[in-house]
Background:
Predicted 3D model of a 74-nucleotide RNA (transfer RNA) from a marine sediment metagenome. RNAcentral holds the sequence, with entries from MGnify. The coordinates come from a structure-prediction model, not an experiment, and the mean pLDDT is 81.
RNA sequence: GGACCCGUAGCCUAGUCUGGAAGGGCGCUCCGCUUCGGACGGAGAGGUCGGGGGUUCGAAUCCUCCUGGGUCCA
Numbered sequence: 001g002g003a004c005c006c007g008u009a010g011c012c013u014a015g016u017c018u019g020g021a022a023g024g025g026c027g028c029u030c031c032g033c034u035u036c037g038g039a040c041g042g043a044g045a046g047g048u049c050g051g052g053g054g055u056u057c058g059a060a061u062c063c064u065c066c067u068g069g070g071u072c073c074a
Base pairs, nucleotide, nucleotide: 001073002072003071004070005069006068007067010026011025012024013023020057028044029043030042031041032040050066051065052064053063054062
């Protein structure tokens, strides 16, 4: 220098192909249960979907540029 893959909540991850209300697990908070705690049950908070721009009535998803990480080639 070139090609490809990945980036979604504190952590892990689904959804992307085929555009249509952002889900799940762990963790956290509160309540129940318990002598207390754990486990279990219930409820809740937490998201500029890496960033800018474009297409569209509508973008995590399509296009483009940038950025961080990884693999391969030179």
Its Rfam family is "tRNA".